[in-house]
RNA sequence: CGGUUUCUUCGAGUCAGGGUGAAAUUCCCUACCGGCGGUGACAGUCCGCUAAUCCCCUCAGGGGGACCUGUCCGGUGAAAUUCCGGAACCGACCGUAAAGUCUGGAUGGGAGAAGAGAUCC
Numbered sequence: 001c002g003g004u005u006u007c008u009u010c011g012a013g014u015c016a017g018g019g020u021g022a023a024a025u026u027c028c029c030u031a032c033c034g035g036c037g038g039u040g041a042c043a044g045u046c047c048g049c050u051a052a053u054c055c056c057c058u059c060a061g062g063g064g065g066a067c068c069u070g071u072c073c074g075g076u077g078a079a080a081u082u083c084c085g086g087a088a089c090c091g092a093c094c095g096u097a098a099a100g101u102c103u104g105g106a107u108g109g110g111a112g113a114a115g116a117g118a119u120c121c
Stems, first nucleotide, its partner, number of pairs: 002120009017029003031101002033091002035049004044089002053066005071087005093104001095102001
């Protein structure tokens, strides 16, 4: 350095301002936000993962499946759908005047990240 094992901690964000209306952070004009790992260069929209939701099984520890959104053009460069410029697009379920942003499941869960101990080599 690496392997095995135990424990601890961490582990996503966001409508300011206005219009209509009896009522809207939900409609309209606008505004704002972007988890984790990978990728010859840094990613919400390239590849993959996770959660949520649903279905099945179970020794009720957990396992399997479904679902799983969205970007192009130009420039620079050895290399960029990741940088720069420009113009676009996407975002679960319940509740409610119709929600990516409010309330709720959630003091939950989790991809993963960091640290400590023991042990093997």
A computed fold for a 121-nucleotide RNA from a Marinilabiliales bacterium, annotated as FMN riboswitch aptamer (RFN element). Its Rfam family is "FMN riboswitch aptamer (RFN element)". Rfam describes the family as follows. The RFN element is a highly conserved domain that is found frequently in the 5'-untranslated regions of prokaryotic mRNAs that encode for flavin mononucleotide (FMN) biosynthesis and transport proteins. The coordinates come from a structure-prediction model, not an experiment, and the mean pLDDT is 83.